[in-house]
RNA sequence: AGAGUCGGUAAGGCAAUCGCUGCCUUGGUAACAAGGGGGAGGAAAGUCCGGACUCCAUAGGACAGGGUGAUGGCUAACGGCCAUCCGCGGUGACGCGAGGAAUAGGGCCACAGAGACGAGCGUAUUUAGUUACGGUGAAACGCGGUAACCUCCACUCGGAGCAAUCCCAAAUAGGCAAGCGUUGAGGCGGUCCGCUGAGCUUGCGGGUAGGGAGCUUGAUUUCACUGGUAACGGUGAAACUAGAUGAAUGGUUGCCCCCAUGCGUAAGUGUGGGCGACAGAAUCCGGCUUAAUAGCCGGCUCUGCAC
Numbered sequence: 001a002g003a004g005u006c007g008g009u010a011a012g013g014c015a016a017u018c019g020c021u022g023c024c025u026u027g028g029u030a031a032c033a034a035g036g037g038g039g040a041g042g043a044a045a046g047u048c049c050g051g052a053c054u055c056c057a058u059a060g061g062a063c064a065g066g067g068u069g070a071u072g073g074c075u076a077a078c079g080g081c082c083a084u085c086c087g088c089g090g091u092g093a094c095g096c097g098a099g100g101a102a103u104a105g106g107g108c109c110a111c112a113g114a115g116a117c118g119a120g121c122g123u124a125u126u127u128a129g130u131u132a133c134g135g136u137g138a139a140a141c142g143c144g145g146u147a148a149c150c151u152c153c154a155c156u157c158g159g160a161g162c163a164a165u166c167c168c169a170a171a172u173a174g175g176c177a178a179g180c181g182u183u184g185a186g187g188c189g190g191u192c193c194g195c196u197g198a199g200c201u202u203g204c205g206g207g208u209a210g211g212g213a214g215c216u217u218g219a220u221u222u223c224a225c226u227g228g229u230a231a232c233g234g235u236g237a238a239a240c241u242a243g244a245u246g247a248a249u250g251g252u253u254g255c256c257c258c259c260a261u262g263c264g265u266a267a268g269u270g271u272g273g274g275c276g277a278c279a280g281a282a283u284c285c286g287g288c289u290u291a292a293u294a295g296c297c298g299g300c301u302c303u304g305c306a307c
Base pairs, nucleotide, nucleotide: 001303002302003301004300005299006298007297008296009295010293012256013255014254015253016252017251018250020039021038023036024035025034026033027032041278045289046288048287049286050285051284052283053161054160055159056158065157066156067155068154069153070084071083072082073081074080085099086097087096088095089094100152101151105150106149107146108145109144117142121134122133123132124131165213166212167211168210175204176203177202178201179200180199186196187195188194220239221238222237223236224235225234226233227232257274258273259272260271261270262269263268
């Protein structure tokens, strides 16, 4: 220098201005106004796995069914992660692996081959299916292979999910109870007359609309020290970081910034371009997988060259 491999980081910054949505304070009956202060992600995604939480079910045991599968460790838990062994791929860094059992039993074994799972067949041989050999093929005259086929073994698994669940609670209709009512309730806008003719009033309770709790302080984040090869722990200090509900988190401009190029020894400066990808909360958390970028940083490997 080239090629590769593994990992980390970032997801533009500042200012002005116009908005959007919660919160606090003040003013206002209210609508609202002013001021202050919050407002997406590394995947918020797919909803694939594991948990927290809630309700339902549940004496105990067994069967059925699902899942997992080297060894040791981590963890709230896992099908995740770490370390090591083994196998396979790669010159290598490194990558990949459902990696228990084939003497419990059943099934299956492409192509080739006469014959593919159970012994037959061919040739030679022998008292005797007695012994030896047999092209092909991964496996052939056998205690073969295959479990990502059934199965067996070990471990493990109740169901539904925040539209969970709980609370408050209109209008209208219907329900229950009491009282009044054909000796006339109620209606015809207030009163009387008149007309009509079976309900009316009060209370209670359920549900709906609507509102609230759940809801964001948590297996939390940052820093320091510390145990461990590591995953991951321990101790201390500090911090609070969306909580909306048809659902906000955005737009514009300038400078910094980035790229190309001209001038200049340099500091600098002129011109042109860019200002990004995937995407986007909806109870929360740990993973996995998928999507994708202008960049930046580091470890290691191989090859070539120079010293």
Molecule: Bacterial RNase P class A
Organism: Polynucleobacter sp. 30F-ANTBAC